RNA sequence: UUGUCGGAGAGUUUGAUCCUGGCUCAGGAUAAACGCUGGCGGCGUGCCUUAUGCAUGCAAGUCGAACGAGGUCAGGGCUUCGGCCCGAAACCUAGUGGCGGACGGGUGAGUAACACGUACGUGACCUGUCCGGAAGUGGGGAAUAACCAGCCGAAAGGUUGGCUAAUACCGCAUACGGUUACCCCUUGGAAGGGGCAAACCAAAGUCGCAAGACGCUUCCGGAGGGGCGUGCGGCCGAUUAGCUUGUUGGUGUGGUAACGGCGCACCAAGGCUGUGAUCGGUAGCUGGUCUGAGAGGAUGGUCAGCCACACUGGGACUGAGACACGGCCCAGACUCCUACGGGAGGCAGCAGCAGGGAAUUUUGCGCAAUGGGCGAAAGCCUGACGCAGCAACGCCGCGUGGGGGAUGAAGGCUCUCGGGUCGUAAACCCCUUUUGCCGGGGAAGAUAAUGACGGUACCCGGCGAAUAAGCCACGGCUAACUACGUGCCAGCAGCCGCGGUAAUACGUAGGUGGCAAGCGUUGUCCGGAUUUAUUGGGCGUAAAGAGCGCGCAGGCGGUCCGUCAAGUCCGAGGUGAAAUCUCCCGGCUCAACUGGGAGGGGUCUUCGGAUACUGCCGGACUCGAGGAGAGCAGAGGUGAGUGGAAUUCUGGGUGUAGUGGUGAAAUGCGUAGAUAUCCAGAGGAACACCAGCGGCGAAGGCGGCUCACUGGGCUCCACCUGACGCUGAGGCGCGAAAGCGUGGGGAGCGAACCGGAUUAGAUACCCGGGUAGUCCACGCUGUAAACGAUGGGCACUAGGUGUGGGGGGUAUUGACCCCCUCCGUGCCGAAGCUAACGCAAUAAGUGCCCCGCCUGGGGAGUACGGCCGCAAGGCUAAAACUCAAAGGAAUUGACGGGGGCCCGCACAAGCAGCGGAGCGUGUGGUUUAAUUCGACGCAACGCGAAGAACCUUACCAAGGCUUGACAUGCUGGUGGUACCGAUCCGAAAGGAAAGGGACCCUUCGGGGAGCCAGUGCAGGUGAUGCAUGGCUGUCGUCAGCUCGUGCCGUGAGGUGUUGGGUUAAGUCCCGCAACGAGCGCAACCCCUGUUGCCAGUUGUACUUUUCUGGCGAGACUGCUGAGAGAAACUCAGAGGAAGGCGGGGAUGACGUCAAGUCAGCACGUCCCUUACGUCUUGGGCUACACACACGCUACAAUGGCCGGUACAGAGGGUUGCGAAGGAGCGAUCUGGAGCUAAUCCCACAAAGCCGGCCCCAGUUCAGAUUGCAGGCUGAAACUCGCCUGCAUGAAGGCGGAGUUGCUAGUAACCGCAGGUCAGCACACUGCGGUGAAUACGUUCCCGGGCCUUGUACACACCGCCCGUCACGCUAUGGAAGCCGUCAACACCUGAAGCCGUUGUGCUAACCGCAAGGAGGCAGACGCCUAGGGUGGGGAGGGUAACUGGAGCGAAGUCGUAACAAGGUAGCCGUAGCGGAAGCUGCGGCUGGAUCACCUCCUUU
Repeated sequence: UUGUCGGAGAGUUUGAUCCUGGCUCAGGAUAAACGCUGGCGGCGUGCCUUAUGCAUGCAAGUCGAACGAGGUCAGGGCUUCGGCCCGAAACCUAGUGGCGGACGGGUGAGUAACACGUACGUGACCUGUCCGGAAGUGGGGAAUAACCAGCCGAAAGGUUGGCUAAUACCGCAUACGGUUACCCCUUGGAAGGGGCAAACCAAAGUCGCAAGACGCUUCCGGAGGGGCGUGCGGCCGAUUAGCUUGUUGGUGUGGUAACGGCGCACCAAGGCUGUGAUCGGUAGCUGGUCUGAGAGGAUGGUCAGCCACACUGGGACUGAGACACGGCCCAGACUCCUACGGGAGGCAGCAGCAGGGAAUUUUGCGCAAUGGGCGAAAGCCUGACGCAGCAACGCCGCGUGGGGGAUGAAGGCUCUCGGGUCGUAAACCCCUUUUGCCGGGGAAGAUAAUGACGGUACCCGGCGAAUAAGCCACGGCUAACUACGUGCCAGCAGCCGCGGUAAUACGUAGGUGGCAAGCGUUGUCCGGAUUUAUUGGGCGUAAAGAGCGCGCAGGCGGUCCGUCAAGUCCGAGGUGAAAUCUCCCGGCUCAACUGGGAGGGGUCUUCGGAUACUGCCGGACUCGAGGAGAGCAGAGGUGAGUGGAAUUCUGGGUGUAGUGGUGAAAUGCGUAGAUAUCCAGAGGAACACCAGCGGCGAAGGCGGCUCACUGGGCUCCACCUGACGCUGAGGCGCGAAAGCGUGGGGAGCGAACCGGAUUAGAUACCCGGGUAGUCCACGCUGUAAACGAUGGGCACUAGGUGUGGGGGGUAUUGACCCCCUCCGUGCCGAAGCUAACGCAAUAAGUGCCCCGCCUGGGGAGUACGGCCGCAAGGCUAAAACUCAAAGGAAUUGACGGGGGCCCGCACAAGCAGCGGAGCGUGUGGUUUAAUUCGACGCAACGCGAAGAACCUUACCAAGGCUUGACAUGCUGGUGGUACCGAUCCGAAAGGAAAGGGACCCUUCGGGGAGCCAGUGCAGGUGAUGCAUGGCUGUCGUCAGCUCGUGCCGUGAGGUGUUGGGUUAAGUCCCGCAACGAGCGCAACCCCUGUUGCCAGUUGUACUUUUCUGGCGAGACUGCUGAGAGAAACUCAGAGGAAGGCGGGGAUGACGUCAAGUCAGCACGUCCCUUACGUCUUGGGCUACACACACGCUACAAUGGCCGGUACAGAGGGUUGCGAAGGAGCGAUCUGGAGCUAAUCCCACAAAGCCGGCCCCAGUUCAGAUUGCAGGCUGAAACUCGCCUGCAUGAAGGCGGAGUUGCUAGUAACCGCAGGUCAGCACACUGCGGUGAAUACGUUCCCGGGCCUUGUACACACCGCCCGUCACGCUAUGGAAGCCGUCAACACCUGAAGCCGUUGUGCUAACCGCAAGGAGGCAGACGCCUAGGGUGGGGAGGGUAACUGGAGCGAAGUCGUAACAAGGUAGCCGUAGCGGAAGCUGCGGCUGGAUCACCUCCUUU
């Protein structure tokens, strides 16, 4: 440089992130099945389940040229015409004989094995037919089927006698040759070759006129086929660890084609096994097939090779070959026939039937082709095979039309009503004819004849768009969206998840996407899954390092030299069947399919070569390892002894009423003398200070002192050995605490237990007691958060700084500093690693070696089994079922009965209240025909409502209206029309109705408006505030909330915004990987306080002034001092009307509460339409046993009452405010001036002040309630208004727990005005008058801000979550027993049959003259043995009263264990106890918060 090949991910744990990790999906494949659908052709494929049972037919015969016989028959002869006899050739037939039935075809049960694959061996073997070669084929004999006759039997079949042939059978002869014994050569060896002698061993004929052909016999060789042996290779389980007696070997013998314990006798005692024997489970093996980038994984259907089997089990016979699918014998099960005496059968051949099952075809044609058997041949046979049929079962190909065609038709769907879309789609025009139908021709396959397929393929002509489209999906993954219906229902779902009234997720429709004669679903396999990791993973915290050591096997192993060549590498040969696969070329029109060629494929084998590395062997070395020598430190271990302090107890003394204990108490102890204190004694346990992230040990662990014994380590030196090493499955040992056994001991402490408290309870936490135990000796147990949650060894890879032990250098009087070095032990940190946290020469870095361990959570460290233990229990260790997660680290929040800092009338300090009373108002509740609706902690409850007698009004009852009370469009009508309307019915609404009676424009026809009718529609305070807009409340006027760029982090995110100060403030300053910016804060706006100027009506007696309006000034930490040694700022002061924001208001960040409102308004959707609309009358919203909320008035003397008297501000007023005057006790009436308002009116402000009375009482307090009489508004005050007068005179004497407001012109007290409004105000909104007290302070309650910490919370603590109990469902363990299964063992019995023995019975061939013999057979016996029986065990399975726990289940019960310091830190092991979580004791861990201290580190 070129060519070829070549690996894709996604969803799901979280508020979000990274990681770990499982689950799921997209792909391919299929002997498939199921659902819907279905035009054609080609090529394939088609019982995976019961190796279940089979009706019927067919699947192995053939040869007359091996043989005898019989039959048919041309012909001939005879005849009494009934027939009889002979009979060539040909044909047929059963039998004898030969060859073939060992092939072909089926199936996969069994088999884990030399069965299969591969490579070898056979010197240990066989081989019919076929091929090549050598030799021979002579001469005899005796029988027997068929047949005939007789007999038995239902049948199947049998038996007796007689006849007969052969290529059937038997002697004899011959022997090229073969076999046997011996010798020689070769060889490692028994192969092979050669030699000598003896013995033994053959044969068949048929056809042909003949030639000859086909046969036959012996031998050698070949080809092909087999037998046997061997190396290597390919399943699971150790909860199967030991197996084996013909077992392992030898000698001999038998047997076989052949080796061999293959069999037998004897001898020996071996053989196999952790590199997995034995046992159990599963399974035919392979070429290949599917998948995969590959390595692998899975699989073995069709085709091909091998094996095994043929109803189940056993057995042999025949034969070249079988222990024989369509042969035989026996046993068994089953089926059938039977005359009951006996017989017959074996589709896992092709079809077919039944059964099973989700499921798998025709009882077809043909031997035409290919192949096979027999035959000399013709030929016969062949369900092998060739074809056809059925099935979309698969693969491949084709078609269902092509072109034009906009009015974008109709119709469907949708719609914002405009449109959009189906859609060039259709119609319509033109064209074509694959397929189809009709007609005609018509193959190859066959070399001469012979064609099932088949009148098929193919070709030609004709007809006519004609005969031919479905299935699935459309939330994400994943390509494709709307409408309606439904309303956590019905349903969907592969995972995540959809559905509770707006569902792209259910159902339907339209549309769209995908594939297409198919499309989906289900099952199975591989892939994705680097999720078993050789390629290619991990183990500090995610699952995972064994508690620690010693060590056999095994694995691995320092430096140098030599040898060999096992591993390793290279080359060559052999083989790796064919088919398959890849490439190239060819044949069917293409393809599928198929032919040819090439390639590829082994951890295989043989030969040759190389020798670096590993290895074997030999030699050497010293740095690994060990030893010697010299020093050193130490709670290392074991035993014995010994010491003091303290607790307790005992005795004695002093002494008196308490002590002890707690949050507070009580139980307890004490006047019988405690506690306290002093002296003396006893006893047990533990060793303060020293003491230190100091030391030692492998770990557990080890702590007063002394002695004895003893293990290990470090340093120095470099003397010795010479790789002696590292690790370590099994194995062995050690191993805290608790616990167990035996015997001691027992001071203190202290499970259990007992009491006292606490509590709703308290089987706890706290307190008082207290037994085991804790201690010792000996023995057992063998586990812990046995932790550094980090296996051991070796090497390498920046530094800095402590500390323990040793050595050295330098310097020096002196190791006092200083420097170097080895070993140990900490911290910080570079590179690197890590998901992050973090680790970092003591690695979690970089490498090598060895071991252990992990593979989603739960079930479960559980069950069963085994081993160990006295027991408790330990070790090993599953499955069913269930979930879509469980987890790690870090992030942002939120939360904490965590911490720090700081605010707020938050507490505290105060003042006045509320909570008690009566009344008012609101709410709950109750009631009701209705008591309309909404608001519900703060943030609903004098709230919507700034004002319910009717109206309002939405509610109830009754009565009416129906295009409607109101809007608008269209169509039609109307001319005495619209409109007014006496009168009648009626409660009104409404209904009826005499009569009266218009308007605008006009071209004079009419039109408009109106009205009437009809139709679209109106209307709804009906639903949804969880579909919404808008508006509002609240945190909160709190100081916060964010962005851009940069930087840091894999990322969520962080930084900025944290820190030090400061502020009311994220206000400002300083610092800083940040620099800036935005929304908030502040300021700008309004009112108010001082003042100047201007103007001034209706204000002012007058003018400066007051007042009204306008424009300005003034305050900014500006000045001084201090904090201060930087700024911001703070404190003090001066000046000033005012100071450090002067006071008040308006102004409300990002957001939170699915907060509130569909009834203010608007609005989506749903619902009602002679009513859920609308009108009317009356009623209700005003009810009343109660409860709460907000108020008013009080309870009185700081008061009440009476009289007199003073001073506001802000407002309102023409359907209005309403003066003076007059009437009335008064409400009020009359009156009407003035005022559209700085003019007039409402309008006297009240508390206050002055004077008087009351005298502490239910009162001259308080005013509820009620009676009577009035006034006002209004159609109308009964339900249901307000006011007045007289009378009445209730509760109430300052308010429990608790709770509200307020920090100054504030609270409190006092009145005034306004809005609403006809009338109605204790409410609300404003206004002024009088006018306080207190704040030490931030511990506590509440709310909030910032930083930090923990978290298992994220709907965010009103969170999460544990266990018992109860109920339902599911799977499972144990279990008296019951049921069947499997293999083995012992004994009994034992068919057929081989072999052996016997053979008295029988017996043709040979010998013999004969008698007889040889030989053979039956029978009998023996060994072995299928099967059967009996027996005790073993293994695994099913079932089971009862029982144990487990999992899941929608809102069940009890408690609150865990997560925050989870309210007693939690957890681990162990022991006891308890309804339960759990509690307590002992030892351990930090995976504990918080505060203080110590040590170390960092920086200066």
Molecule: small-subunit ribosomal RNA
Organism: Dehalococcoidia bacterium